[in-house]
SAM riboswitch aptamer (S box leader) from Deinococcus hopiensis, 107 nucleotides, folded computationally. The RNAcentral record of the sequence draws on Rfam and Ribocentre. The model forms 89% of the base pairs in the Rfam consensus. The same sequence occurs in records of 2 taxa. Taxonomically the source falls in Deinococcus (Bacteria, Thermotogati, Deinococci, Deinococcales).
RNA sequence: UCCUUAUCCAGAGCGCCCGAGAGACCUGGCUCGCAGACGGCGCGGCAACCGGACCUCAUCACGUCACGGUGCCAAGGCCAGCCCACCGCCCCCAUCAACGAUGAUGG
Repeated sequence: UCCUUAUCCAGAGCGCCCGAGAGACCUGGCUCGCAGACGGCGCGGCAACCGGACCUCAUCACGUCACGGUGCCAAGGCCAGCCCACCGCCCCCAUCAACGAUGAUGG
């Protein structure tokens, strides 16, 4: 970096450094931000995807733990966008899809 696949309305903040934008991209909103956001580091925490341990006569599954590898800790992925059948016509938009993020398998 790509393919495949699962999940994405739950949960979890303090300190220090930095200094102007940030919330993935585009458009439109909305929100956060010099009372210091975003980002970085330390510590703490959340969760339970993978490994591990426990549980079992044994394997798997479920469940438990949170030891290791990730991940995450404003707002639903902050919200919307496209389509939306059957009927003479019109209107609305949930799901899905797409895009993105994270994990896992493989190349």